[in-house]
Context: one part of a larger RNA
RNA sequence: GAAUGAACGUUGGCGGCGUGGAUUAGGCAUGGAAGUCGAGCGAGAAGUGUAGCAAUACACGGAAAGCGGCGAAAGGGAUAGUAACACGUAGGUACCUGCCCCCGGGCCUGGGAUAGCCUCGCCACAGCAAUGUGGCUCGGGAAACUGGGGUUAAUACCAGAUAACGUCUCCGGACCAAAGGUGUGAUUCCGUCUGGGGAGGGGCCUGCGUCCUAUCAGCUAGUUGGUGAGGUAACGGCCCACCAAGGCAUUGACGGGUAGCGGGUGUGAGAGCACGACCCGCAUCACUGGGACUGAGACACUGCCCAGACACCUACGGGUGGCUGCAGUCGAGAAUCUUCCGCAAUGGGCGCAAGCCUGACGGAGCGACGCCGCGUGCGGGAUGAAGGCCUUCGGGUUGUAAACCGCUGUCAGUGGGGAGGAAAUGCAUGGGGGUUCUCCCCUGUGUUUGACCGAUCCGCAGAGGAAGCACAGGCUAAGUUCGUGCCAGCAGCCGCGGUAACACGAACUGUGCAAACGUUAUUC
Numbered sequence: 001g002a003a004u005g006a007a008c009g010u011u012g013g014c015g016g017c018g019u020g021g022a023u024u025a026g027g028c029a030u031g032g033a034a035g036u037c038g039a040g041c042g043a044g045a046a047g048u049g050u051a052g053c054a055a056u057a058c059a060c061g062g063a064a065a066g067c068g069g070c071g072a073a074a075g076g077g078a079u080a081g082u083a084a085c086a087c088g089u090a091g092g093u094a095c096c097u098g099c100c101c102c103c104g105g106g107c108c109u110g111g112g113a114u115a116g117c118c119u120c121g122c123c124a125c126a127g128c129a130a131u132g133u134g135g136c137u138c139g140g141g142a143a144a145c146u147g148g149g150g151u152u153a154a155u156a157c158c159a160g161a162u163a164a165c166g167u168c169u170c171c172g173g174a175c176c177a178a179a180g181g182u183g184u185g186a187u188u189c190c191g192u193c194u195g196g197g198g199a200g201g202g203g204c205c206u207g208c209g210u211c212c213u214a215u216c217a218g219c220u221a222g223u224u225g226g227u228g229a230g231g232u233a234a235c236g237g238c239c240c241a242c243c244a245a246g247g248c249a250u251u252g253a254c255g256g257g258u259a260g261c262g263g264g265u266g267u268g269a270g271a272g273c274a275c276g277a278c279c280c281g282c283a284u285c286a287c288u289g290g291g292a293c294u295g296a297g298a299c300a301c302u303g304c305c306c307a308g309a310c311a312c313c314u315a316c317g318g319g320u321g322g323c324u325g326c327a328g329u330c331g332a333g334a335a336u337c338u339u340c341c342g343c344a345a346u347g348g349g350c351g352c353a354a355g356c357c358u359g360a361c362g363g364a365g366c367g368a369c370g371c372c373g374c375g376u377g378c379g380g381g382a383u384g385a386a387g388g389c390c391u392u393c394g395g396g397u398u399g400u401a402a403a404c405c406g407c408u409g410u411c412a413g414u415g416g417g418g419a420g421g422a423a424a425u426g427c428a429u430g431g432g433g434g435u436u437c438u439c440c441c442c443u444g445u446g447u448u449u450g451a452c453c454g455a456u457c458c459g460c461a462g463a464g465g466a467a468g469c470a471c472a473g474g475c476u477a478a479g480u481u482c483g484u485g486c487c488a489g490c491a492g493c494c495g496c497g498g499u500a501a502c503a504c505g506a507a508c509u510g511u512g513c514a515a516a517c518g519u520u521a522u523u524c
Base pairs, nucleotide, nucleotide: 001524002523003522004521006520007519008518009517010516013374014373015372016371017370018369019367020366026330027329028328030327031326035070036069037068040067041066047060048059049058050057051056077285078284079283086210087209088208089207090206091205092204093203095202096201097200100198101197102196103195104194105193106192107191108160109159110158111157116151117150118149119148121136122135123134124133125132126131138147139146140145166175167174168173180190181189211257212256213255218248219247220246223245224244225243226242227241228240230238260282261281262280263279264275265274266273267272287308288307289306290305291304310321311320312319313318338364340363341362342361346360347358348357349356350355377407378406379405380404387398388397389396390395411465413460414459415458416457417456420453421452426447427446428445429444430443431442432441433440434439468513469512470511471510472509473494474493475492479508480507481506482505483504489496490495
């Protein structure tokens, strides 16, 4: 000099774009952060209508809950662990792949359950009655929750059939599937089953590269290899039995310390050195430790089970919880924000769609934390006013500075307009095309959608609302007076201060930067 996720001191007008828990991966109140589909399924509350004297019946309607499907493995957070095929790079293959795209074939016949729902009984109402409706409503428990009986549906489940270009194979053969929905009408739309290919994604393997320490020198028994068997989507000591005795190491094994890695960032002429916030890719973690289940995918942040610590509820028998999601809170700390608005845009999940959900995201708020831009006025104005400071007492300086006169209107303020961030989707309608079609594609017109912001334009008023900080002995731009008297103090280094201090404190003046200026810390 440059730099920072900075902090501290003094000061502080506006805007744009960024950025903000680096310490305790410490503990967390509260509310949100993952749902969706009625075009898979049964059922059906409120409400409305009709009929009836009424109980009630029928129709429309469609809430809550449930079964089922897809999603919940993404998105979001953090950097604890990890010195490792973790990452980077260049390759490899013994493998898997839901949704998506292309190509081929199939979707036939049956069955039994189970959620949901209802409970024995009592009461009320209606009715001659049978019975129906409504309320309480079977058992255990304080609760969380849970048991018995009855009954029902499916794209849930099961069986049979069919079976190849699939799988296995001794090449003879053997074996494996499914579901329907919408609609008046389906080979054709939406789906479903089974193959092949693709795209994208992933698993695994290998070469090379990746911090300090030898005051760590030897390490290793599933250890190194083989055979066989098991396991996996898949290779493999991955696991197991047996056999052999190997394997690694001064080119640093083993141990200890530290650390997520990269794209990159800072600095520097470069070589290099230091770093890895924000953003992007990868890895890893989700109270601590362990485990599997489901699934195309997890050993699963807001799933399950076990153990532990902690916290909460309890009728003491037993239960509940996991902010390293967004806000917010306590603690610790020099130190880091709102319990905000919106799904309008982009993206994601579900859905034929309308749409619903989305603390992703888009925005607003707070902080000079950073970078950048703008402003705090412009012109005139000498008798060089007053005041301050200095003085050789003549004057000098502050200083055109002020006053005063004239002007302008950026920004802020106030009133009004406003491009754009919006194109889609849906609806209506016109045209064209796809052999038919409910379907799809192209295209025109009208209509519909903004949380938040707003470039910019027009008007109003009035210099009004907007300057500080550090320094002035040398390095280093800028000095005088007074106070103090090795005291009080300064200080980055050299060094100042013991009675004339340009170095301490104050004033005036000056110098440098400027909405900042200094200090501290750290890197080059």
Small-subunit ribosomal RNA, 5' domain from a metagenome, 524 nucleotides, folded computationally. Model confidence (mean pLDDT): 84 of 100. RNAcentral holds the full RNA, with entries from SILVA.